[in-house]
Context: one part of a larger RNA
RNA sequence: AACGAACGCUGGCGGCAUGCCUAACACAUGCAAGUCGAACGCUGCACCGGGGCUUGCCCUGGUGUGGAGUGGCGCACGGGUGAGUAGCGCGUGGGAACCUGUCCUCUUGUGGGGGAUAACCGAGGGAAACUUCGGCUAAUACCGCAUGCGCCCGGUGGUGCUCCUUUGGGAGCGAUCUCCGGGGAAAGAUUUAUCGCAGGAGGAGGGGCCCGCGUCGGAUUAGCUUGUUGGCGGGGUAACGGCCCACCAAGGCUUUGAUCCGUAGCUGGUCUGAGAGGAUGAUCAGCCACACUGGGACUGAGACACGGCCCAGACUCCUACGGGAGGCAGCAGUGGGGAAUAUUGGACAAUGGGCGCAAGCCUGAUCCAGCAAUGCCGCGUGAGUGGUGAAGGCCUUCGGGUUGUAAAGCUCUUUCGCCCGCGACGAUGAUGACGGUAGCGGGAGAAGAAGCCCCGGCUAACUUCGUGCCAGCAGCCGCGGUAAUACGAAGGGGGCGAGCGUUGUUC
Numbered sequence: 001a002a003c004g005a006a007c008g009c010u011g012g013c014g015g016c017a018u019g020c021c022u023a024a025c026a027c028a029u030g031c032a033a034g035u036c037g038a039a040c041g042c043u044g045c046a047c048c049g050g051g052g053c054u055u056g057c058c059c060u061g062g063u064g065u066g067g068a069g070u071g072g073c074g075c076a077c078g079g080g081u082g083a084g085u086a087g088c089g090c091g092u093g094g095g096a097a098c099c100u101g102u103c104c105u106c107u108u109g110u111g112g113g114g115g116a117u118a119a120c121c122g123a124g125g126g127a128a129a130c131u132u133c134g135g136c137u138a139a140u141a142c143c144g145c146a147u148g149c150g151c152c153c154g155g156u157g158g159u160g161c162u163c164c165u166u167u168g169g170g171a172g173c174g175a176u177c178u179c180c181g182g183g184g185a186a187a188g189a190u191u192u193a194u195c196g197c198a199g200g201a202g203g204a205g206g207g208g209c210c211c212g213c214g215u216c217g218g219a220u221u222a223g224c225u226u227g228u229u230g231g232c233g234g235g236g237u238a239a240c241g242g243c244c245c246a247c248c249a250a251g252g253c254u255u256u257g258a259u260c261c262g263u264a265g266c267u268g269g270u271c272u273g274a275g276a277g278g279a280u281g282a283u284c285a286g287c288c289a290c291a292c293u294g295g296g297a298c299u300g301a302g303a304c305a306c307g308g309c310c311c312a313g314a315c316u317c318c319u320a321c322g323g324g325a326g327g328c329a330g331c332a333g334u335g336g337g338g339a340a341u342a343u344u345g346g347a348c349a350a351u352g353g354g355c356g357c358a359a360g361c362c363u364g365a366u367c368c369a370g371c372a373a374u375g376c377c378g379c380g381u382g383a384g385u386g387g388u389g390a391a392g393g394c395c396u397u398c399g400g401g402u403u404g405u406a407a408a409g410c411u412c413u414u415u416c417g418c419c420c421g422c423g424a425c426g427a428u429g430a431u432g433a434c435g436g437u438a439g440c441g442g443g444a445g446a447a448g449a450a451g452c453c454c455c456g457g458c459u460a461a462c463u464u465c466g467u468g469c470c471a472g473c474a475g476c477c478g479c480g481g482u483a484a485u486a487c488g489a490a491g492g493g494g495g496c497g498a499g500c501g502u503u504g505u506u507c
Stems, first nucleotide, its partner, number of pairs: 001506003005503005012379006018372002020337001025335003029332003034073003039070002042067012080290003089215007098207003103203008111145001113143002120135006151183005157177001160173005188195003216262003223253003228250004233245003265287004269280004292313005315326004343369001345368003351365001352363004382412004392403004416448001418443005426434001451496005456477003462491005472479002
């Protein structure tokens, strides 16, 4: 000097920040991811019609609104945490064998059929979670057919490249071009000029992979390794590769520290320091990893998926004992642990995200408010005048000194706070949670607002009383055993000030 601090005493206001560092301990409750009727069938309600008649019922059309279901997109973002990880994890600089929903540019197409299934109805099982059977139905759901420049696979030939050569030619490769064969698309909607759907090329942004270099401690860890190291061939992948497999060779790493053990998310940065360096990695930002523990895949452009699925385990809960349900390291909140860390708040007004043509809906992201002197910064607790130097306190050589212009008194002011009124920017036409907030005007009245530590030396600030190696102090030296400037109190003084000290940690 610093801090995500804590503790003690004290505490007026505001702005801006920050706030479980410990148990990646367990979690009650609520919320945190939905949306689309301009993809589709059905259905409740309300209103407006049309038709049939048996005049109070049936059929049917439209509009609005609600419901579950099929389908689409999203749920891989956003938010949390730091357990693991000493690793191509991160940082930095390169690279080639790749993928990419939505978006942008260009281009081609969108023809014609089919069979189902949920919802619903009926029947059944179960305590529940849920589930079985039969029947009906739609689509931008699903499946064939057609077409398909370009796309993918295979092949012939020419050009090209490499190798051999007796200079005639031969062998290999396939990047580009021609030709041949094979494979492989599509979906419609509406408010009728838009939005879609399918194939292809390019782009943007994003992602996967490889490599050089850098990245803590221990040698009281010296050898480690058999898919191990390389090759040939294959499989697999979006893609290269022992990634995996068969065969072959016997390699590969290591004192420039392999292997093992311990510790740890990495970085931009942050703190300190003249710098070099040292320490650190809260908040904010980038990357990584994880989501009760371990394993696995499915779907998908993207996951091996925090609020998805399956299996196993531990734990908790429900049960009719047959069987089921759950995962706050999301936001609040609870218990526990701890020296210690906040509200079960408001709003989608702004910014951003998802869905939707849109209106809009959702959004504990976010923006705000609440709590906390946790930090930084600013302001206030009054100003001027006031000498018989009042009273009181303390000291005294008893003369006085000091507290001290301090108070009182007199004259003023009104920041902040309080009361009354007006009242924003943030919001482009509409829309403001914050918020009757900030701010502005007016009013009353010095009124409501000062403490903490220290005073032996280091170190700025001294006396009296009490105590008597006791009680106690203490960062170091050291004080205290009868005159203690060092303990306790008082008066006085010094320092800082809504703080001041102590402890911890770093430089």
Source information
Small-subunit ribosomal RNA, 5' domain from an uncultured forest soil bacterium, 507 nucleotides, folded computationally. Its mean pLDDT, the model's own confidence on a scale to 100, is 86. The RNAcentral record of the full RNA draws on ENA, Greengenes and SILVA.